RNA sequence: AAAAGCGUAUCUGGAGAGUCUUCGUUACCGAAGCGCCGAAGGUGUAAGGCAAAGCAGCCGCCGAUCUCUCAGGCAAAAGGACAGAACCGCGUAU
Numbered sequence: 001a002a003a004a005g006c007g008u009a010u011c012u013g014g015a016g017a018g019u020c021u022u023c024g025u026u027a028c029c030g031a032a033g034c035g036c037c038g039a040a041g042g043u044g045u046a047a048g049g050c051a052a053a054g055c056a057g058c059c060g061c062c063g064a065u066c067u068c069u070c071a072g073g074c075a076a077a078a079g080g081a082c083a084g085a086a087c088c089g090c091g092u093a094u
Stems, first nucleotide, its partner, number of pairs: 001094001005090003010085004018034001020033005035074003041070001042068001044066001048062003
């Protein structure tokens, strides 16, 4: 100096489920109720991995788009896991 890889600003794509009922009300807003969705986040957990141990058992950590639906969401907008691009930074092989 620097493939890969990692991280962030940014750009692009990005699903599901009632714009239901009642009231307030100018309303595309607010509240309540019922019915639903899962891909912000969060809960639980599996395969598996790590640590420890080293006969066995117990215990700890990580861990899914699976699960729950607390939160969030159910016209548009916004948000959005995830994927791609790439500035910058870190950075190993070399």